Small-subunit ribosomal RNA from an uncultured Eubacteriales bacterium, 1437 nucleotides, folded computationally.
Its mean pLDDT, the model's own confidence on a scale to 100, is 83.
The sequence is in RNAcentral, with records from ENA, Greengenes and SILVA.
RNA sequence: ACGCUGGCGGCGUGCUUAACACAUGCAAGUCGAACGUGAUUAAUAUGGAAAGUUCUUCGGAAAAGGAAAUAUUAUGAAAGUGGCGGACGGGUGAGUAACGCGUGAGUAACCUGCCUUAGACAAGGGGAUAGCCGAUGGAAACGUCGAUUAAUACCCUAUGAAACUGUAAGUACACAUGUAGUAAACAGUCAAAGAUUUAUCGGUCUAAGAUGGACUCGCGUCUGAUUAGCUAGUUGGUAGGGUAAAGGCCUACCAAGGCAACGAUCAGUAGCCGGCUUGAGAGAGUGACCGGCCACAUUGGGACUGAGACACGGCCCAAACUCCUACGGGAGGCAGCAGUGGGGAAUAUUGCACAAUGGAGGGAACUCUGAUGCAGCGACGCCGCGUGAACGAUGAAGGGAUUCGUCUCGUAAAGCUCUGUUCUAUGGAAAGAUAAUGACGGUACCAUAGGAGGAAGCCCCGGCUAAAUACGUGCCAGCAGCCGCGGUAAUACGUAUGGGGCGAGCGUUAUCCGGAAUUAUUGGGCGUAAAGGGUACGUAGGCGGUUUAGAAAGUCAGAUGUUAAAGCGUAGGGCCCAACCCUAUAAAGCAUCUGAAACUAAUAAACUUGAGUGAAGGAGAGGAAAGUGGAAUUCCUAGUGUAGCGGUGAAAUGCGUAGAUAUUAGGAGGAAUACCAGUGGCGAAGGCGACUUUCUGGACUUUAACUGACGCUGAGGUACGAAAGCGUGGGGAGCAAACAGGAUUAGAUACCCUGGUAGUCCACGCUGUAAACGAUGAAUGCUAGGUAUUGGGAGUCAAAUCUCAGUGCCGCAGUUAACACAUUAAGCAUUCCGCCUGGGGAGUACGGUGGCAACACUGAAACUCAAAGGAAUUGACGGGGACCCGCACAAGCAGCGGAGCAUGUGGUUUAAUUCGAUGCAACGCGAAGAACCUUACCAGGGCUUGACAUAUAGUUGAAAAAUAUAGAGAUAUAAAAUAUUCUUCGGAAGCAGCUAUACAGGUGGUGCAUGGUUGUCGUCAGCUCGUGUCGUGAGAUGUUGGGUUAAGUCCCGCAACGAGCGCAACCCUUAUACUUAGUUGCCAACAGUAAGAUGGGGACUCUAAGUAGACUGCCGAUGACAAAUCGGAGGAAGGUGGGGAUGACGUCAAAUCAUCAUGCCCUUUAUGUCCUGGGCUACACACGUGCUACAAUGGUCGGUACAAAGGGAAGCAACAUAGUGAUAUGAAGCCAACCUCAAAAAGCCGAUCCCAGUUCGGAUUGUAGGCUGCAACUCGCCUACAUGAAGCCGGAGUUGCUAGUAAUCGUGAAUCAGAAUGUCACGGUGAAUGCGUUCCCGGGUCUUGUACACACCGCCCGUCACACCAUGGGAGCUUGUAAUACCCGAAGUAGUUAAGCUAACCGCAAGGAGGCAGACUCCGAAGGUAGGACAAGUGAC
Repeated sequence: ACGCUGGCGGCGUGCUUAACACAUGCAAGUCGAACGUGAUUAAUAUGGAAAGUUCUUCGGAAAAGGAAAUAUUAUGAAAGUGGCGGACGGGUGAGUAACGCGUGAGUAACCUGCCUUAGACAAGGGGAUAGCCGAUGGAAACGUCGAUUAAUACCCUAUGAAACUGUAAGUACACAUGUAGUAAACAGUCAAAGAUUUAUCGGUCUAAGAUGGACUCGCGUCUGAUUAGCUAGUUGGUAGGGUAAAGGCCUACCAAGGCAACGAUCAGUAGCCGGCUUGAGAGAGUGACCGGCCACAUUGGGACUGAGACACGGCCCAAACUCCUACGGGAGGCAGCAGUGGGGAAUAUUGCACAAUGGAGGGAACUCUGAUGCAGCGACGCCGCGUGAACGAUGAAGGGAUUCGUCUCGUAAAGCUCUGUUCUAUGGAAAGAUAAUGACGGUACCAUAGGAGGAAGCCCCGGCUAAAUACGUGCCAGCAGCCGCGGUAAUACGUAUGGGGCGAGCGUUAUCCGGAAUUAUUGGGCGUAAAGGGUACGUAGGCGGUUUAGAAAGUCAGAUGUUAAAGCGUAGGGCCCAACCCUAUAAAGCAUCUGAAACUAAUAAACUUGAGUGAAGGAGAGGAAAGUGGAAUUCCUAGUGUAGCGGUGAAAUGCGUAGAUAUUAGGAGGAAUACCAGUGGCGAAGGCGACUUUCUGGACUUUAACUGACGCUGAGGUACGAAAGCGUGGGGAGCAAACAGGAUUAGAUACCCUGGUAGUCCACGCUGUAAACGAUGAAUGCUAGGUAUUGGGAGUCAAAUCUCAGUGCCGCAGUUAACACAUUAAGCAUUCCGCCUGGGGAGUACGGUGGCAACACUGAAACUCAAAGGAAUUGACGGGGACCCGCACAAGCAGCGGAGCAUGUGGUUUAAUUCGAUGCAACGCGAAGAACCUUACCAGGGCUUGACAUAUAGUUGAAAAAUAUAGAGAUAUAAAAUAUUCUUCGGAAGCAGCUAUACAGGUGGUGCAUGGUUGUCGUCAGCUCGUGUCGUGAGAUGUUGGGUUAAGUCCCGCAACGAGCGCAACCCUUAUACUUAGUUGCCAACAGUAAGAUGGGGACUCUAAGUAGACUGCCGAUGACAAAUCGGAGGAAGGUGGGGAUGACGUCAAAUCAUCAUGCCCUUUAUGUCCUGGGCUACACACGUGCUACAAUGGUCGGUACAAAGGGAAGCAACAUAGUGAUAUGAAGCCAACCUCAAAAAGCCGAUCCCAGUUCGGAUUGUAGGCUGCAACUCGCCUACAUGAAGCCGGAGUUGCUAGUAAUCGUGAAUCAGAAUGUCACGGUGAAUGCGUUCCCGGGUCUUGUACACACCGCCCGUCACACCAUGGGAGCUUGUAAUACCCGAAGUAGUUAAGCUAACCGCAAGGAGGCAGACUCCGAAGGUAGGACAAGUGAC
């Protein structure tokens, strides 16, 4: 400041923006005791008018009246002369980076009105002028002329010093010049004013004080170096001028200085301080109110007056703007108080009073005072008070929540008993004033009365951060300070209820400090997070060994001065308290003085350990130059020799019959130096590698002769500085950017290949950068060791050992965020340098410097994000590694993919084709069986407490079934018919219909709200815990390692020791045997039959109960004496015998709201329910899963064997008969080891077919039938006859299977009225192959990398397209700022001149002196011109 709200009082405070423009009023006047006038009024004196009155002879008279006028006096408006004051008070902060301000000094270089003190004085004269009057110009503002007048206005003369000036002796003092006093001395110069009520007040000179000012100096006082050089009156001197005063302040001349990296100059910004806010402090920010200083007054310039100004309410000029005008000319300046417009988020009344405090004038009374004192407005701030208090439980009503039980608002309310701060009414009434005087104000305060009456809101409730629920909304609306919330169950949005916080306020916004040790002086860092310069030498600077002496700059202590007041702190006190106010006291800094002498600095003297020199040695790819080798590549010549060579993953380009490659000999040329060779050596770093010679640098060791701190670091600076690159000239064998060709590829401007030019090499120059790295600056000292090695020394016969200087590894203390470092520190310390301060933008832009260029160095901002980053951890992942497993591959067998059909899905279609399942892990799946039903879908026809459940109330007494009629049916109508139990005979119970109310109902939505169930990784071997230990921690260890296993199975080892869920075992079945039991099963012996039919038997088979059996138990070998593996024996079975059930922690927001259950939402004459018909069965097409085939290992026909496991009463049905057959008609038996389905089939034995679209194959279609069923049209199955499609073994690809398995053959069951090629189950026949783990897929363990963690289906880079934002460049264009040069030159000071004008003085006069107008000169603002500099805006592109 804004939003919502608003009871009272006190004290404060209020244009932060446009130094923008201002209407109106007020804000500085006063003095008559300085002066001349003087309106007005009054008095006195002179004066005596008019009207009126009386009398009247009407001519007049009288008294009364007192006018005009004159004079004097008093009053004194108004303007003027004169004096003092308008330089104070009040406002504002534009300018100013400065002696402006602050602080402390200085003036021996100064001024000071009014005031105070002291001394002295005031004599004599003179001439004007405003006003006024007259005339006159102008619209006005304002003048002009003439006459006249006063003064405390002005002038002359006199007097005058302790004043000033000149000459100038001696004394004292001092700070260089000098100063003081001695009334030294002499000479010269200069003054005055009166008024009056007679008390006084003024005037002049001098000296001093006080006050106020002026000038000078030390120190302090923002940012930018992408501003590095600035300066010509500039720096100094001499002389002069000027000023109150020193001074280049100004002028002339002379000299060439002055400032600057300790930041000059330039640019930007800014009034400074006491203080204020914050902070523990150091600091940081700020300069509102109050107080001190400065600057300014529309903008710029200038002077005048004056004690004081270059003057806010004065003057002159220029400019802009506004106003008046008669168009000729004039007027104005609120950044004084109010107020207006404008700007703005935003800031008040055109108030009262001089009563107080203070100011100006005055002798005073007094006048003036928007200073000031008060009031008004604003919750703007601080402080205080209130909006009631006690009791009060049916826990009222009502609201909200609810698990419907209750809980909560809540003693809260009501009610009852009180109180009176505020409030209202009435009355009284201050202090502020010391005699009078009170704006505030009838105010503060007091008394009396009244009545709970008039007085509570705002923000928040996801975490931070105190406080939660419901409804609404549905990534919408919205919230948000950060994280973030909202996509149908939002504690985060909106509302309500409740709660929390503060309270006449509460929130928001902005700004500042704090937290932030996040600029680190106190008090940080630089191996990897941002950060060590590429290296050395060295300048300035910083720091610096031992001893002694003396001085005292730093340092320390004390004293004095100052540090204005206010404020802050401390202690008291006054307003009822507090805020507020008052009193006292304390306080840092600076300056001066006195003292101390350890440390630092300075001076002097000395020392040897730091540093250096000398002497004696050995080591080395240290550097430079010259020379000399050998190996190899290439090329040339010649010989031999023939068809290829070369190259690659594979090729091709290329070379070669003109003779290559290969090979032999000779020659040419350039570059590089195998082996030695090494975590070895040397060098400051870059870097240095054949050998010889010459020149040359450094380090090391020993010695201890010499010097005597000579040292360390090092901003700028200088030198060196890989590779690439540039220039000039050489050289050029190999290699090789660019380039060409060949390949690869979707493309391949690449990787690969064939060629190939710069370059690589040399000389001389340039460049000056690298991951120039140890990502670790240099130097010094100290702090356990072990080991290896290079070069020396001591030692010894040789050694061991010791020692110095290097180079590595390991490791303690210590350090570190961790990783790691660890006498070669990243440890403990000291010194110096460099560098860092979130990421991006960006090492970019602009500017500057260097460079031939390329580029290098220096080096931002706008904008944008909430992160970027380091180290380590756990996972996941890798076309990383190691080990292992699985029908994973391989080896095989059979398939699928091609055909027809079946079935499911997608798609399409439709009134509807109900819904769900969708990679593996949906697709013969839910569905173990859609003609109606099912059924959820569609069309049409109906019902509305309902087809179904429970309850209450009322009413009726039956209802249902059966019959008839109508209708497609649901249904409707009709007639007829029917009475259960108890009873106190009233009725009750039960049942049913109707009515009403609660409610029923939903295969409607959400599987991403859920339970339950299920799939999958995966029957993979894993997943965890307790205690201990390690780690700052996440975590690790255990679970890793060596073996072994199907297995985290077991053994051994081990900072681990144990344990749990998984593995295994326990369960079922199968394979063997025994025991028991024999009917419906069986039949060896006996009897017996057509037949185990019967008698009989329990031996066998079989059935079904129990038991045994297998455990690496035994032997051998291997192994580590283990676990275990291999082989063997025995055994029906051997190393989990085969099969099944059994599925760890978890993953997939996996599937299911349509099995069921269920929250929430939706629906309620419909999304419920009943019915008829239709649909789920559609059909261009695509896919999955199957069946049948394509045939001879086969088809067809005939004959003939051998199972297992099941089912059967609304059932299975023998058998007989009929039919070609499906089946029909009879019908025994069987609720089943009894009867039956039931024929097993492949097989075997024969016959036939003869390789063909067939005697294969059976689709499709026609006809005729059968069966089930209310009903086979849409839309069932079966039979017979006829028909006889595609198909001759299946592309890419892909599936299953390791043994009683695959393959093949048939059988049964569930569902079911009927309807299997599907599913589940059963047996028969019965293989092939497995070298092995390189590869594909999946999984496990360890390890490694990671910028991934919704975790590689991850993350992420760049171009392009479009829109928008910010920035750079840009032909230019526009504007501004500060200077420079020149032109013009206002006002004005100064100077010159002054022919014109001229009162005071001189002069008798003429005239003079003096002055002035005018003119000119220097300077000079605004303005103009010019070239550059700087800044800003804008600009196609």